[in-house]
This record gives sequence, C1' cells and structure tokens, in this order.
RNA sequence: GAGAGCCAUCGAGAGUGACGCGCUCCGGCGAGUAGCGUCCGGCAACCGACCCGACUCCGGCACGGUGCCAAGAUGAUGGGGCCGCCACGGCGGCAAACAGGCGAGUCGGC
Repeated sequence: GAGAGCCAUCGAGAGUGACGCGCUCCGGCGAGUAGCGUCCGGCAACCGACCCGACUCCGGCACGGUGCCAAGAUGAUGGGGCCGCCACGGCGGCAAACAGGCGAGUCGGC
C1' cells in the first nucleotide's frame, strides 16, 4: 500500500459555482461530459483538537482530516492528518481559530 473482516451512522442536507486540462460534437463561435485538477462558497458531524482536576459517557464547537453539494443512473460515509528514522516489529516529532460544560457517573486533591 492493497485485500478481507469487524464496528458505527445513514438514505436527509448543501452551488445546474468559477477556471484549467482530457474526451465527444461542430466549418467556426460554441455546446456537452457519471473523467481529472485547482479555487471560493456551502451541507454534515465519522475521526482528531479544545471545553468541569482526571477518566468514561453525554453535550458543545466546526479549528485539523475525510465525505458530500442540479436532475437522472450507480446505495453511501467514517473508524483522524502530516514529517523523520527504521531491523518494517516499531521509534521520535509537528499543527489543529475566536469562544468555552453551576451535565451524569467514578476517582483524586483541598
């Protein structure tokens, strides 16, 4: 890295966005595209950061990482990210806005 397995959630929501490349059509202007990339905006809340001294759960947030955003067709998403070394078993490190729990339980301290 790939495959398989397992777990959780769902069928909702959000731009017929701009630019470039590829492909198709056209004499050309240009058009289309369930392809690729970049940028801005947005939906959502799966993982990470942060929020009561700690932990688990719950809740919050939308900063980091995914995913998604006309119709139609195909059911989907996540189980953090990045860098260096490596004997490939692992080891070491970096970042994560403003604001900010008179929630439940357990433990510790005063």
Predicted 3D model of a 110-nucleotide RNA (SAM-I/IV (S-adenosyl methionine) riboswitch aptamer) from a Chloroflexota bacterium. Its mean pLDDT, the model's own confidence on a scale to 100, is 75. Rfam family: SAM-I/IV (S-adenosyl methionine) riboswitch aptamer. Its family is annotated with regulation of gene expression and S-adenosylmethionine metabolic process in the Gene Ontology. On this family, see Weinberg et al., RNA 2008: "The aptamer core of SAM-IV riboswitches mimics the ligand-binding site of SAM-I riboswitches". Of the family's consensus pairs, 92% are formed in the model. The source organism's lineage runs through Bacteria, Bacillati and Chloroflexota.